Transfer RNA from an Oscillospiraceae bacterium, 73 nucleotides, folded computationally. Model confidence (mean pLDDT): 80 of 100. The RNAcentral record of the sequence draws on ENA. Its Rfam family is "tRNA". It is annotated as a transfer RNA. About the family: Transfer RNA (tRNA) molecules are approximately 80 nucleotides in length. NCBI's taxonomy places the organism under Bacteria, Bacillati, Bacillota, Eubacteriales, Oscillospiraceae.
[in-house]
RNA sequence: GCUGGCGUGGCUCAGUUGGUAGAGCAGCGCAUUCGUAAUGCGCAGGUCAUCGGUUCGAGUCCGAUCACCAGCU
Numbered sequence: 001g002c003u004g005g006c007g008u009g010g011c012u013c014a015g016u017u018g019g020u021a022g023a024g025c026a027g028c029g030c031a032u033u034c035g036u037a038a039u040g041c042g043c044a045g046g047u048c049a050u051c052g053g054u055u056c057g058a059g060u061c062c063g064a065u066c067a068c069c070a071g072c073u
Base pairs, nucleotide, nucleotide: 001072002071003070004069005068007066010025011024012023013022019056027043028042029041030040031039049065050064051063052062053061
């Protein structure tokens, strides 16, 4: 340099045919307990890597850029 993959809460990952972004773990509160752990209920936390384009509407489609992984040269 070329090709392919990937980027979504603190972490690991879903998100179908474009139609208001979810789960588990972690965190906080309450209940339970003599107390802790475990368990149950609830709460908070996201510019969906960045910039632009298409569309009534984009995490999803298109282009460029950045980071990471693999292969080729």